[in-house]
Context: one part of a larger RNA
RNA sequence: CUGGGCUUAAAGGGCACGCAGGCGGUUAAGUGUGUCCGGUGUGAAAUCCCUCGGCUCAACCGAGGAACUGCGCCGGAAACUACUUGACUUGAGGGUUGGAGAGGUGAGUGGAACUCCAGGUGUAGCGGUGAAAUGCGUAGAUAUCUGGAGGAACGCCGGAGGCGAAAGCGACUCACUGGACAACUCCUGACGCUGAGGUGCGAAAGCCAGGGGAGCGAACGGGAUUAGAUACCCCGGUAGUCCUGGCCGUAAACGAUGUGCACUAAGUGGAGAAGGUUCCAAUGCCGGCUCUGCUGGAGCAAAAGUGUUAAGUGCACCGCCUGGGGACUAUGGCCGCAAGGUUAAAACUC
Numbered sequence: 001c002u003g004g005g006c007u008u009a010a011a012g013g014g015c016a017c018g019c020a021g022g023c024g025g026u027u028a029a030g031u032g033u034g035u036c037c038g039g040u041g042u043g044a045a046a047u048c049c050c051u052c053g054g055c056u057c058a059a060c061c062g063a064g065g066a067a068c069u070g071c072g073c074c075g076g077a078a079a080c081u082a083c084u085u086g087a088c089u090u091g092a093g094g095g096u097u098g099g100a101g102a103g104g105u106g107a108g109u110g111g112a113a114c115u116c117c118a119g120g121u122g123u124a125g126c127g128g129u130g131a132a133a134u135g136c137g138u139a140g141a142u143a144u145c146u147g148g149a150g151g152a153a154c155g156c157c158g159g160a161g162g163c164g165a166a167a168g169c170g171a172c173u174c175a176c177u178g179g180a181c182a183a184c185u186c187c188u189g190a191c192g193c194u195g196a197g198g199u200g201c202g203a204a205a206g207c208c209a210g211g212g213g214a215g216c217g218a219a220c221g222g223g224a225u226u227a228g229a230u231a232c233c234c235c236g237g238u239a240g241u242c243c244u245g246g247c248c249g250u251a252a253a254c255g256a257u258g259u260g261c262a263c264u265a266a267g268u269g270g271a272g273a274a275g276g277u278u279c280c281a282a283u284g285c286c287g288g289c290u291c292u293g294c295u296g297g298a299g300c301a302a303a304a305g306u307g308u309u310a311a312g313u314g315c316a317c318c319g320c321c322u323g324g325g326g327a328c329u330a331u332g333g334c335c336g337c338a339a340g341g342u343u344a345a346a347a348c349u350c
Stems, first nucleotide, its partner, number of pairs: 004321003007304002012318001014201004021194003025088007034080001035077008049065006091191001092188003095184004103177007110154001114150008125136002162169002206247006215241002220236004258317006266295007275286003299306002323350003332343004
């Protein structure tokens, strides 16, 4: 290389956009790139193969033939592929109408709870635990009422419900804005799929600068527990958690399942906007579309399971795997302020 694989055994890139590349719908004509047929030239000798011969045989050697699966040229074929020209509408995109949605960004607003501050009432406890103690409190706490301030998060609705490429998104209002879906079948006419590099997005923690800081709370201090207790429990509490701008680029970034297209039994839920049917409506029934669950047949699978949302049957393209440890390491490169990230061995060992 061929071959075999990637839900759980090693293996799907965190997700997307997209240059190159690979692959690509229906139809007509042309060309003759690949492809195919015939001829011709060449394809040194030796080697390999076949036949015969020479050393007593063999190895070895000699002769003849075949072969050298290749390449050039000439003539021809035109189904497929490619290219050129023309046409098409089913792939793809657009248009009109319509409803759904925590999709995104910005601005504003609201109530509950909490903490703090001021005042009123009120008095000896409060708090906390398995039990306690540290802690708070006669300088008046806890409780309760009134007023004010502040930050963060949005109860019920809420649903195995919805939206988003993923990360993710949940109070209300407004503005701007992305995508998907249904109906009409009006327009363009293959404009498509994938995508090495590349670019963008990317939870939490962490980093830089400036703000903010109610609650919670790494570190840290104290109280307990214990043989010890650098923990679990309790009282405090700094970074952080929040905002703005800039980095980081990781994760059990999971459906541990790459993307796209086509095909292949059923049954039963949820969500969305339409259609048909009874005169209309509610409603019921019927059939089809998109998304999202459950059960399950064939098939697949080592089994568990999966099963039109495939892990079935195929095609296209990308990524990845190749015994365990060493090793999500060393070294070098690239990136980063750093933390570190990414790419990624070997000795040795079983």